[in-house]
Context: one part of a larger RNA
RNA sequence: UGACGGGGGCCUGCACAAGCGGUGGAGCAUGUGGUUUAAUUCGAAGCAACGCGCAGAACCUUACCAGCCUUUGACAUGCCUAGUAUGGUUUCCAGAGAUGGAUUCCUUGUCUUCGGACGCUAGGACACAGGUGCUGCAUGGCUGUCGUCAGCUCGUGUCGUGAGAUGUUGGGUUAAGUCCCGCAACGAGCGCAACCCCUGUCCUAUGUUGCCAGCGUGAAAGACGGGGACUCAUAGGAGACUGCCGGUGACAAAUCGGAGGAAGGUGGGGAUGACGUCAAGUCAGCAUGACCCUUAUGUCCAGGGCUGCACACAUGCUACAAUGGCCGGUACAAAGGGCUGCUAUUCCGCGAGGAUGAGCGAAUCCCAUAAAGCCGGUCUCAGUUCGGAUCGAAGUCUGCAACUCGACUUCGUGAAGUCGGAGUCGCUAGUAAUCCCGAAUCAGCAACGUCGGGGUGAAUACGUUCCCGGGCCUUGUACA
Numbered sequence: 001u002g003a004c005g006g007g008g009g010c011c012u013g014c015a016c017a018a019g020c021g022g023u024g025g026a027g028c029a030u031g032u033g034g035u036u037u038a039a040u041u042c043g044a045a046g047c048a049a050c051g052c053g054c055a056g057a058a059c060c061u062u063a064c065c066a067g068c069c070u071u072u073g074a075c076a077u078g079c080c081u082a083g084u085a086u087g088g089u090u091u092c093c094a095g096a097g098a099u100g101g102a103u104u105c106c107u108u109g110u111c112u113u114c115g116g117a118c119g120c121u122a123g124g125a126c127a128c129a130g131g132u133g134c135u136g137c138a139u140g141g142c143u144g145u146c147g148u149c150a151g152c153u154c155g156u157g158u159c160g161u162g163a164g165a166u167g168u169u170g171g172g173u174u175a176a177g178u179c180c181c182g183c184a185a186c187g188a189g190c191g192c193a194a195c196c197c198c199u200g201u202c203c204u205a206u207g208u209u210g211c212c213a214g215c216g217u218g219a220a221a222g223a224c225g226g227g228g229a230c231u232c233a234u235a236g237g238a239g240a241c242u243g244c245c246g247g248u249g250a251c252a253a254a255u256c257g258g259a260g261g262a263a264g265g266u267g268g269g270g271a272u273g274a275c276g277u278c279a280a281g282u283c284a285g286c287a288u289g290a291c292c293c294u295u296a297u298g299u300c301c302a303g304g305g306c307u308g309c310a311c312a313c314a315u316g317c318u319a320c321a322a323u324g325g326c327c328g329g330u331a332c333a334a335a336g337g338g339c340u341g342c343u344a345u346u347c348c349g350c351g352a353g354g355a356u357g358a359g360c361g362a363a364u365c366c367c368a369u370a371a372a373g374c375c376g377g378u379c380u381c382a383g384u385u386c387g388g389a390u391c392g393a394a395g396u397c398u399g400c401a402a403c404u405c406g407a408c409u410u411c412g413u414g415a416a417g418u419c420g421g422a423g424u425c426g427c428u429a430g431u432a433a434u435c436c437c438g439a440a441u442c443a444g445c446a447a448c449g450u451c452g453g454g455g456u457g458a459a460u461a462c463g464u465u466c467c468c469g470g471g472c473c474u475u476g477u478a479c480a
Stems, first nucleotide, its partner, number of pairs: 001480002003477003007474007015464002019427005026318008034309002042053002064304002067301001070298001073128001077127002079124005087106002091102004109118003130293002133291001135289001139287002141282003144278001146276001151190006157166003170181003196270004201238007211227002215225003241264001244258005320420001324379007336367003341360002346355003386417001391412007433456007
């Protein structure tokens, strides 16, 4: 000087408390451990691994396994020789295919000094290619974490023999090393804040594909004439600064209350992550040193596996019902996506879906009925008209192909489960809870995941004694 303390002081955070809802019990989904296996590819490991890499494992992916092939190679550059430059296409044989063999038709690159050159293909020899092989404790890059915590440092000066100290401590204050005052310090940098984006109010401009107050047409529908008022869209501006008033305060910084205002003291959200810590994670995104393989640890193929199942854990979904289930009627979104696409309409089917095919590269058309809600009916507390697992049968769709191993539909079947021990998690407001909608990936889908969007919309916070994390000062130390 740090680090540590079941030392002290001050402060802070859904840290506790006050509340609301979960998880831990059940079934299922997904991930992991374990076990099994020819293989169940690999990585991730307290917080900070475990719906994580995977924003899509039937083939492919795919790295794994057993098998069938191949050896200058699936891919790159260089050399030699040859060529109908060659490229596309049809059919047949062997084979699981890769591959090997045969065959039909069409076509004949660019430049040219007409010698050829470039390009392409085949064959050959060698340099080499290739490796998701190893090392994240050799690395780059990127990332997690403490933590959006308020800290981390430097120059000059001064003090100290020196390591170092001072500044950065102290008194107030703040979300903040934020600001004020004081002070052997005076300044500065990286952080904080602001500048950026979205959102909340208003103004101006522009009105199509958007809108419709007033006028006219129309049975009705902004449907038409028309209109720019309004909504909205797209640009540009205004607005919030403790600016104003009062109290407190040290005359300061600031804080408390008030006015006006759409909004008030960081308005709400996002992006933004200091010096560093964990030899944290990643050689399997990529790049890369060293090492290793080179008729194989490379390459190709078809099949299997990554989906196996006594079990254990993690994260979710669905429930156990009446604030509910079922039936009928009826209302209101936002944000997205669409041409190998979204698909209206009509017809067929109980349905998944099929047939038809209008419109739309989209403020125009489509996906697309939002659901919870509201109104009416029914059930009457039961393992039920709760719950939907499991299983049987028949189907639909995608796709070369749904046996291993897809999703969905219909009929039947109708399991556990009556609110969950010890424990443990999230959340302070348009939040929790609850309800639907969309997108990426994607042929399809194991999505109940993830990331967005809106609808309805709470309770509670006395307070800081205690648990956990963190910041500053101080004290002790046999630790560095």